[in-house]
Context: one part of a larger RNA
RNA sequence: GGCACAUGGUGGAUGCCUUGGCAGCAGGAGGCGACGAAGGACGCAGGAGCCUGCGAAAAGCCUCGGGGAGCGGGCAAGCACGCGAUGAUCCGGGGAUGUCCGAAUGGGGAAACCCGGCACGGGGAACCGUGUCACCCGAAAGGGAGCCAACCCGGGGAACUGAAACAUCUCAGUACCUGGAGGAAAAGAAAUCAACCGAGAUUCCGUCAGUAGCGGCGAGCGAAAGCGGAAGAGGCCAAACCGUUCCAGGUUUCUGGAGCGGGGUUGUAGGGCCCUCGACAACGUCAUGGUGGACGCUAGUGGAACGGUCUGGGAAGGCCGGGCGCAGAGGGUGAGACCCCCGUACACGAAAGCGGAAGCCAGGCAAGAGGGUACCUGAGUACUUCGGGCCACGUGAAAGCCCGAAGGAAUCUGGGGCGACCAUGCUCCAAGCCUAAAUACUACCUGCUGACCGAUAGUGAACGAGUACCGUGAGGGAAAGGUGAAAAGAACCCCGAGAGGGGAGUGAAAUAGCACCUGAAACCGUGUGCCU
Numbered sequence: 001g002g003c004a005c006a007u008g009g010u011g012g013a014u015g016c017c018u019u020g021g022c023a024g025c026a027g028g029a030g031g032c033g034a035c036g037a038a039g040g041a042c043g044c045a046g047g048a049g050c051c052u053g054c055g056a057a058a059a060g061c062c063u064c065g066g067g068g069a070g071c072g073g074g075c076a077a078g079c080a081c082g083c084g085a086u087g088a089u090c091c092g093g094g095g096a097u098g099u100c101c102g103a104a105u106g107g108g109g110a111a112a113c114c115c116g117g118c119a120c121g122g123g124g125a126a127c128c129g130u131g132u133c134a135c136c137c138g139a140a141a142g143g144g145a146g147c148c149a150a151c152c153c154g155g156g157g158a159a160c161u162g163a164a165a166c167a168u169c170u171c172a173g174u175a176c177c178u179g180g181a182g183g184a185a186a187a188g189a190a191a192u193c194a195a196c197c198g199a200g201a202u203u204c205c206g207u208c209a210g211u212a213g214c215g216g217c218g219a220g221c222g223a224a225a226g227c228g229g230a231a232g233a234g235g236c237c238a239a240a241c242c243g244u245u246c247c248a249g250g251u252u253u254c255u256g257g258a259g260c261g262g263g264g265u266u267g268u269a270g271g272g273c274c275c276u277c278g279a280c281a282a283c284g285u286c287a288u289g290g291u292g293g294a295c296g297c298u299a300g301u302g303g304a305a306c307g308g309u310c311u312g313g314g315a316a317g318g319c320c321g322g323g324c325g326c327a328g329a330g331g332g333u334g335a336g337a338c339c340c341c342c343g344u345a346c347a348c349g350a351a352a353g354c355g356g357a358a359g360c361c362a363g364g365c366a367a368g369a370g371g372g373u374a375c376c377u378g379a380g381u382a383c384u385u386c387g388g389g390c391c392a393c394g395u396g397a398a399a400g401c402c403c404g405a406a407g408g409a410a411u412c413u414g415g416g417g418c419g420a421c422c423a424u425g426c427u428c429c430a431a432g433c434c435u436a437a438a439u440a441c442u443a444c445c446u447g448c449u450g451a452c453c454g455a456u457a458g459u460g461a462a463c464g465a466g467u468a469c470c471g472u473g474a475g476g477g478a479a480a481g482g483u484g485a486a487a488a489g490a491a492c493c494c495c496g497a498g499a500g501g502g503g504a505g506u507g508a509a510a511u512a513g514c515a516c517c518u519g520a521a522a523c524c525g526u527g528u529g530c531c532u
Stems, first nucleotide, its partner, number of pairs: 001531009015517001016482002020453002022450007029442002031147002039101003042055003046079001049075003061095006070083003106115003116133007135144003151182001152180005162169001166216001192199002203230005213221002234434003237378001241262009267412001269377003272373006284365003288362004295355004300348003306321005322339002324328001330342003383407008393419001414429005469476002489516001492503004
């Protein structure tokens, strides 16, 4: 020096564990904010720090409920001092207080700071306190602003990439920027489809169908009708005409305009006005206003039934004998508990706040038939041309929808559409508005689930993590869990300056000693044997 065996150190794999994550299901909620939010700064305890809570009334104040014996939040014990059956601590409802910054709003500003005006109060000139003073809309009352995970609608809008290069094309109307809104948003009651049969708003799902098509006919893009389902709901104006108020012209009358009320809302056209006839009421319905308050949410309450013995440090385990079960979900307890604890099934419960069904009241809606008249039925609109965009559709034979520029109708004997265009036929009424449900999403609350993870996994984060640390900054961004059933966390003695160790003691165990469960390997020792 090597090998073997044994035994240690180091190291922190592995096993086991879980306070944390991940994914989902159901229900709720879907907003907060000038009554000052979200988010912060600085403070507040007898005593230093951090976390939590709170705000100068500062780990809290008042009140109404719940609850019932301890309590003064956590790390975190000890000291000191207190509180509590006159019901504390704690839990829930309502209220009060709420420094400074922050939309931040009296003015300024390098956020958490600086400096003011006015009024009132304090003897009140210095000083202090209270209130008030930004901007936009609005006559005023009042409203707005700022924040927020995703979902939604609008205004803008890439490139990498793919086409095995690349320019049309694709990626993609995606990412991203931006305006706006809601609990959903958007869409929505046919100037729609269809095909000569018919359907009957919108939205969503399945199918149609990778079809018809589009396409340097490349890459690739990619419908619709119909059918099957989810849901289901339809309404209101403008105009004609009538009345009325005001204004202007003109002056019995009238004309025009503006406002208000009635009327009216349609495509087998509808309505107005005139004439004739007939009904004037019952039922229904509603998305409106009020009332109503079942029920639910925000604390909680009751809640069955076990002993012995053995092993063991410990019984919930074995054995023996019982019991309950509308409860044998789950968790805890010194090991594996239906009957020990918390719970569970089941049954109850609210002073206050919030949500809120039925019902009731009011209100709205639901009306006609025949004849006449030709008054009305959304105009710089439809439409055309040119230039673009959207439609699965890239200009194409290119209809349809939308925008820009120019031109520019008709009025029911009217007008649009049916994929160039024309005829016939069919179909539908644009140029006004509103509209639940079925659909999308989940930051947040409650309950529950998992052939999800189990500390190099699962969130970046199980731990004081968006922390430490890095960066001028935007931004980047860790590592780090486990003694034991219980601290019983080792009094005392010895060596040592200490660190550390040896005894003693605790414990079932101390090679469980806080550098603590298990404790692999690399790596380093010690002992013994063999070889050299």